[in-house]
Context: one part of a larger RNA
RNA sequence: GUCUGCGAGUUAUCGUCAGUAGCCUGCCAAAAUAUAGCAUAUUAAGGCGAAGGGAAACCGAGUGCAAAAUGCGCGAUCGUUGCUGGCGAUAGACCCGAAGCGGAGGUGAUCUACUCUUGAGCAAGUUGAAGCUAUGGUAACACAUAGUGGAGGACUGAACUCGUGGAUGUUGAAAAAUCCUGAGAUGACUUAAGAGUAGGAGCGAAAGACUAAUCAAACCCCGUGAUAGCUGGUUCUCUCCGAAAUCGCUUGAGGGCGAGCGUUGAGUAAGUUCUCUGUAGAGGUAGAGCACUGGAUGGCUUAGGGACCCCACCAGGUUGCCAAAACCAAUCAAACUCCGAAUUCUACAGAUCUCUUUAACUCAGCAUUCAGGCUGCGAGGGAUAAGCUUCGUGGCCAAGAGGGCAACAGCCCAGAUCGUCGACUAAGGCGCCAAAAUUAUGCUCAGUGGAAAGGAUGUGACGUUGCUUAGACAGUGAGGAUGUUGGCUUAGAGGCAGCCAUCAUUUAAACAGUGCGUAAUAGCUGACUCAUCGAGCGAUGUCGCGCCGAAAAUGAUUGGCGAUAAAGCAUAAUGCCGAAAUCACGAAUUGCCAUGUGGUUCGCCACAUAGCAGUGGUAGGAGAGCGUAUUCUUUUUGGUAAAGCCAAACUUAAAGGGAUGGUGAAAAAAAGAAUAGUGAGAAUGCAGAC
Numbered sequence: 001g002u003c004u005g006c007g008a009g010u011u012a013u014c015g016u017c018a019g020u021a022g023c024c025u026g027c028c029a030a031a032a033u034a035u036a037g038c039a040u041a042u043u044a045a046g047g048c049g050a051a052g053g054g055a056a057a058c059c060g061a062g063u064g065c066a067a068a069a070u071g072c073g074c075g076a077u078c079g080u081u082g083c084u085g086g087c088g089a090u091a092g093a094c095c096c097g098a099a100g101c102g103g104a105g106g107u108g109a110u111c112u113a114c115u116c117u118u119g120a121g122c123a124a125g126u127u128g129a130a131g132c133u134a135u136g137g138u139a140a141c142a143c144a145u146a147g148u149g150g151a152g153g154a155c156u157g158a159a160c161u162c163g164u165g166g167a168u169g170u171u172g173a174a175a176a177a178u179c180c181u182g183a184g185a186u187g188a189c190u191u192a193a194g195a196g197u198a199g200g201a202g203c204g205a206a207a208g209a210c211u212a213a214u215c216a217a218a219c220c221c222c223g224u225g226a227u228a229g230c231u232g233g234u235u236c237u238c239u240c241c242g243a244a245a246u247c248g249c250u251u252g253a254g255g256g257c258g259a260g261c262g263u264u265g266a267g268u269a270a271g272u273u274c275u276c277u278g279u280a281g282a283g284g285u286a287g288a289g290c291a292c293u294g295g296a297u298g299g300c301u302u303a304g305g306g307a308c309c310c311c312a313c314c315a316g317g318u319u320g321c322c323a324a325a326a327c328c329a330a331u332c333a334a335a336c337u338c339c340g341a342a343u344u345c346u347a348c349a350g351a352u353c354u355c356u357u358u359a360a361c362u363c364a365g366c367a368u369u370c371a372g373g374c375u376g377c378g379a380g381g382g383a384u385a386a387g388c389u390u391c392g393u394g395g396c397c398a399a400g401a402g403g404g405c406a407a408c409a410g411c412c413c414a415g416a417u418c419g420u421c422g423a424c425u426a427a428g429g430c431g432c433c434a435a436a437a438u439u440a441u442g443c444u445c446a447g448u449g450g451a452a453a454g455g456a457u458g459u460g461a462c463g464u465u466g467c468u469u470a471g472a473c474a475g476u477g478a479g480g481a482u483g484u485u486g487g488c489u490u491a492g493a494g495g496c497a498g499c500c501a502u503c504a505u506u507u508a509a510a511c512a513g514u515g516c517g518u519a520a521u522a523g524c525u526g527a528c529u530c531a532u533c534g535a536g537c538g539a540u541g542u543c544g545c546g547c548c549g550a551a552a553a554u555g556a557u558u559g560g561c562g563a564u565a566a567a568g569c570a571u572a573a574u575g576c577c578g579a580a581a582u583c584a585c586g587a588a589u590u591g592c593c594a595u596g597u598g599g600u601u602c603g604c605c606a607c608a609u610a611g612c613a614g615u616g617g618u619a620g621g622a623g624a625g626c627g628u629a630u631u632c633u634u635u636u637u638g639g640u641a642a643a644g645c646c647a648a649a650c651u652u653a654a655a656g657g658g659a660u661g662g663u664g665a666a667a668a669a670a671a672g673a674a675u676a677g678u679g680a681g682a683a684u685g686c687a688g689a690c
Base pairs, nucleotide, nucleotide: 001690002689003688004687005686006685011091012090013089014088015087016086017085018084019083020082021081022080023079026048027047028046052059053058062074063073064072065071094233095232097230103222105220106219107218113197114196115195116194117193118192119191120190121189122187124156125155126154127152131148132147133146134145135144136143160184161183162182165180166179167178168177199215201211202210236625237624238623239622240621241620246259247258248257249256250255260369262366263365264364265363266362267361268360272359275351276350277349278348279347280346281345282344287339288337289336293333294332295331297329298328299327302323304322305321306319307318308317309316372397373396374395375394376393377392378391379390380389381388402413403412404411417587418586419585420584422583423582428577429576430575431561432560433559437574440571441570442569443568454548455547458545459544460543461542462541463540464539465538466537467536475532476531477530478529479528481505482504483503486500487499488498511526515524516523588615589614590613591612592611594609595608596607597606598605599604626679628676629675630674631673632672633671634670635669636668637667644663645662646661647660650657651656
C1' cells in the first nucleotide's frame, strides 16, 4: 500500500415543545389480554391542575410599593397521563487524541554519580631533588668540586584509561561503532568483588549532569473515559426551502450570549407587504459661493517698522524696502456656508392586481452564521502605491453549472427538474486551426496593432491667410554703385570693437549694411534688382492614424499559423454562427386552484384529470423512503434441493429489486407490528492476511 473484518449522537432521570392516544361531575388509576403464583375491585397516601400578590406577617380577584393614589409592578386559570420525535440540563454524553496537574501506594544504584570495606594492576627507557661520603675551603660555618643516592599530581612510551581532529557509517556490522590521528599513563591514577545513599529525594571537582537506551523531577499502578473554547474523523437514498461571515456585550478577538439573516408549524387577512404616482415633511452631501471662520494673490490707500537725508532737542524730509486695518479685483477649504440638488428616508392618500409577478407581520419549535473575497461607484488611511487596508452602496463568488474572455472563483452573457443529431437568439464572433462574411467605403506601412513626459518637412482630412503668367517659390547667370574712409572715438575703426545719426545722389536694384573675414584695408556672402526658367509656392490652426523616446538575463509568443488586412478606427446596409437562456415536443415531481370519484372520527383525507406557477445549491431546517439484525402475528416456500456463494436477463427516479442457471446441502421468505450494538473510503483509524 491493497484486501477482509471492526470503527463514532447512545443510555438513564428531569425539563420543554410538537405529533399521537386516552380521560376530563379533573387526570395520573376503564375494559380486555398476557403472566409460575398471590393480592387488589371503587377506595387513595402521593403527584400535577383548579389563585394570586408579598421578603414576611398577611390579604385575596386582587395584591405589593405608599401617609395616599385617576400611579406603577405582578396577577385575575385550563388541565392531566402514556407513547414517539426535536432540543436542553445532569451524567465521559458523537468518537479518537495531549503535553501536563494533583493525590495515594509501590519497584529500582546489575547502567550511572558519590562513598565505605577487602583486593588487584601499571613493559621499557630518560632525567637525577634532598640527604650522605670524599677532597678542597673557612677562625668556625658557609661554599665549591667529584662521587653516592633515587625524589617527582617529573619526561618519552606499551598494557590500561580516555575520546582531540578527520573519514567511513546514517533503512549502520553497531539505538553512539570502525579506521587513521590524539590525551593521561606512580596518580586528585585505573580496576574487581561486596556494601550504602532515591523521586521534590539521592548523588554531583556543577554539565541541570547522573539515578537501568527514560531526567528542569525516574519507572509501575491507581484517581482516569483528567481536561482540550483546539485538529482530525463521523457510514444508505430521494424530495421542498435555503443562509451568514454584520450589530451590541464579553480577560472578548479563530470562543460565546442576545439581535439580524434561514427553516418548520400555527395565526392575522387588509391592495396588507413590495413597486409606481401624488401630497406633506426630514436633511446640508455633489455642485456652487465668499455673506461668516480661516488660507492665499494683485492693486489702491495708509497706521506701524526698516533704510537714507537732515537734525542741539522736539520735530521734519525721501523711499524702486517690509506691511496691519479698510476698500477694489480675482480666488481656495474634510473639521467655512449667503446658497444648494439628484438619489435617499418618514408619514398619509391613490393606482396597478384579483389571490399571485414579491411577502410582510405575530407566536412557537429547530438551527447555522460572528476569518469573508473580488469587481463597479462614493470616501478615509497609504505615495489619489499594492492581488494593500478600513467604511458606505450595488453585483457576482462563497453556496452557481452552461456560453464568451487562448487557459483563468469574483469580469461579460446567462441562473442547470429530465430527455431530443429540433428551432431562435445573448455575450462574443465569422482567413486556416475552428461553427459562421476572405461583405462595402475610407484611414494606417509602424507587423503599429503592448507604455509616459517630450521631440520631428511621416501621412490623410477640414479650415484661415499671404505671394503668383503684370512670371511667384527653388536653382543658375549678371549686378550689388556714388558723396564716403558718414560723424565721434581711437595707435588704427574704411558697412561689420563701441557711441550718435542713418541722409542724399545715380539707378532695374543696391543697407551709412545680414553674417564670415583683416592690425586696419582687402576678400567672400546676404538683403535688394535684372535675365533665364514656367506653375504653383509659403505661413498658420484643428482633427484622424502612425514615427522616435523604448535596455535583461535558455527561443520567441496578437492563443498558434500567418496576414498589409485576416490590424485599428469611423461610417453604411445586410447575412450567418453561437448557451444547459428562450421556444417546440415528450416525461417526472412540488405548490396553488378547480372538477370528479371514494373514504371519514364530519375537522378533513386519499386517488384521478385539467389549468397556472415552480423544481442550481454549502452551513442549516423540513419531509418521504430503501436496506441490515432480532422478536411477535399471519400467510407461504423447502432433499422434485432452503439459506449462503458465483454468473445474470430484466427492472425502479434513487437507496435498490431480481426471473433463470451453476455451486451448495437444511432451513428460508413475504406482509403487518415492534426493537435496535442498523449502512464506511477516509480518523498519520484498530486487528489480521498478502

The part of an RNA shown here (large-subunit ribosomal RNA, domain II) has 690 nucleotides and comes from a freshwater metagenome.
RNAcentral holds the full RNA, with entries from SILVA.
The coordinates come from a structure-prediction model, not an experiment, and the mean pLDDT is 80.